[in-house]
RNA sequence: CAAAAGACUUUCUAGGGUUCCGCCAUAACGGGUCUGGUCCGAGAGAAAGCGCAAAGAGCGAUCUUUGUACACGGAGGGAGAAAAGCCCGGGAGAU
Numbered sequence: 001c002a003a004a005a006g007a008c009u010u011u012c013u014a015g016g017g018u019u020c021c022g023c024c025a026u027a028a029c030g031g032g033u034c035u036g037g038u039c040c041g042a043g044a045g046a047a048a049g050c051g052c053a054a055a056g057a058g059c060g061a062u063c064u065u066u067g068u069a070c071a072c073g074g075a076g077g078g079a080g081a082a083a084a085g086c087c088c089g090g091g092a093g094a095u
Stems, first nucleotide, its partner, number of pairs: 008049005015040002020037002022034001023031002051068007070090001072093001076088003
């Protein structure tokens, strides 16, 4: 200096906060320094589906099996109420 890995969807989880509900409290304003429901939610978490590749079966439509790897990582910024393992981002950097 260069390269490698980097398809999608759904559901869920780790995690996250506090609009709404609940809970707590107050005369009222309030409280996430409230277990929760709703909500947000993973590239480097899970499952399923689709897709792709190889092999096999079938005249054929199609079906079956296998594979789909690896993955250290800030600070800062952004968003609906807010925050985050969300997004910038498999980014900067490191290897």